[in-house]
A computed fold for a 430-nucleotide RNA from a Syntrophomonadaceae bacterium, annotated as Bacterial RNase P class A.
RNA sequence: UGAGUAAACAAGGCAGUCGCGGAAAGAAAACCGCAAGGUUCUUUUCGAGGAAAGUCCGAGCUCCGUAGGGCAGGGUGCUGGGUAACGCCCAGUGAGGGUGACCUUAAGGCCAGUGCCACAGAAAAAAUACCGCCUGGCACUCAGUUGUAAUAGCAAUACUCACCUUUGAAGGAUUACUUUUACAAUUGAGUGCCAGGCAAGGAUGCAACGGUGCGGUAAGAGCGCACCAGGAGCCGGGAGACCGGCUCGCUAGGUAAACCCCACCCGGAGCAAGACCAAAUAGGGGAAGGAUGAAGCUGCCCGCUGACUUCCCGGGUUUGGUUGCUUGAGGUGUCAGGCAACUGGCACACAAGACAGAUGACUGCUGCUCCUAGAACUGAUAAGCACAGUCUAAGGAGAACAGAACUCGGCUUAUUAGUUUGCUCAGUUC
Numbered sequence: 001u002g003a004g005u006a007a008a009c010a011a012g013g014c015a016g017u018c019g020c021g022g023a024a025a026g027a028a029a030a031c032c033g034c035a036a037g038g039u040u041c042u043u044u045u046c047g048a049g050g051a052a053a054g055u056c057c058g059a060g061c062u063c064c065g066u067a068g069g070g071c072a073g074g075g076u077g078c079u080g081g082g083u084a085a086c087g088c089c090c091a092g093u094g095a096g097g098g099u100g101a102c103c104u105u106a107a108g109g110c111c112a113g114u115g116c117c118a119c120a121g122a123a124a125a126a127a128u129a130c131c132g133c134c135u136g137g138c139a140c141u142c143a144g145u146u147g148u149a150a151u152a153g154c155a156a157u158a159c160u161c162a163c164c165u166u167u168g169a170a171g172g173a174u175u176a177c178u179u180u181u182a183c184a185a186u187u188g189a190g191u192g193c194c195a196g197g198c199a200a201g202g203a204u205g206c207a208a209c210g211g212u213g214c215g216g217u218a219a220g221a222g223c224g225c226a227c228c229a230g231g232a233g234c235c236g237g238g239a240g241a242c243c244g245g246c247u248c249g250c251u252a253g254g255u256a257a258a259c260c261c262c263a264c265c266c267g268g269a270g271c272a273a274g275a276c277c278a279a280a281u282a283g284g285g286g287a288a289g290g291a292u293g294a295a296g297c298u299g300c301c302c303g304c305u306g307a308c309u310u311c312c313c314g315g316g317u318u319u320g321g322u323u324g325c326u327u328g329a330g331g332u333g334u335c336a337g338g339c340a341a342c343u344g345g346c347a348c349a350c351a352a353g354a355c356a357g358a359u360g361a362c363u364g365c366u367g368c369u370c371c372u373a374g375a376a377c378u379g380a381u382a383a384g385c386a387c388a389g390u391c392u393a394a395g396g397a398g399a400a401c402a403g404a405a406c407u408c409g410g411c412u413u414a415u416u417a418g419u420u421u422g423c424u425c426a427g428u429u430c
Stems, first nucleotide, its partner, number of pairs: 001426009010416001012366007020047007030039003049401001053412002056410005061270004068302004073266005078092005093107001094105004108261002113259002115255003130202002132198019152178002155175003163172004210228006229251002231248007274323004284313006296304001331348007368398005373392002376390004
């Protein structure tokens, strides 16, 4: 200097004029309204967010309700802690990603049971032999070797006494070698069939009864060994999840974000909840059910309480007024405990409460960021370029997402002209 990563801050400020809503104090009898109640004036003071959004969780509060319990249903799912509580937060552990700082986590159980894993493949779970490897037997073919027989050639020897052919002597005869053919044996190779052994090699697939290597074997296999992964037993550390070590040759997949099993938790409806006041009316008529039990709390059952419930016709009021409505599991500061989330003590302050729905508009000065520009100074040295910072004057541009509605604790989503700090990686200079 660049690129990342984690956490925090801010969401312009000051002044003036005019205009809205709340609160406090004061003043007045004027107005609106049938009434309850409301309106007006003066002074002071307060008046949208980090997410106010989503309505995804948890509660406070209100009603059902005077009494619950069980089943169904729903939610969470590693360990420990925090909290009013939570599906949230903190600290750890395991797994995965990243060079790293760090990030993600739907993280209990598949040997309780039932399902699913298309196609491909022999076979998808106590699932398996397609190609193949090895051994033996039978048959065929080829090659080599040996033996026998026959055939042809050549060389040598003997004989012509005898036998056969022929004119002398030669051939037939014998031995050795070579060629060819047939048969037999044996060795090797190949092909086919049968029997047995194998799951190591190959093919298929996301995944094939642990992985890699060595030995061994007829060929193989944890069959044996070395290392690794999983599992079991024992020992040690830790509160625990879990981690480490030793031993054992034990190794029958994946999927529960499939049904399911296990552990823990859970009433419902909701501020348009509710409460009060005023005004008006017909506490009217009919039907059905009801102490052999109406109605009552998401559904069902049991239990409890004990008298109304539903439907139809008809009448009156009706965007009436007040309240709930902002003092809180709260905020700020400080001290103590705790790694932290957070807890406790003390002090200080009271920070919107609207209701067709306020918190606004204008003007002036100014802050911040960026661009254009630069004399000087500093980092930084003998000098210089570039870079950064300070400073100076002028011009121009910029500021996102977005508006309370009973309140609070979270999560998720949207968003920046921005600022600060820690850490990681890479490059350069001294």
It matches the Rfam family "Bacterial RNase P class A". Its family is annotated with dimeric ribonuclease P complex, tRNA processing and ribonuclease P activity in the Gene Ontology. Rfam classes the family as a ribozyme.
The coordinates come from a structure-prediction model, not an experiment, and the mean pLDDT is 76.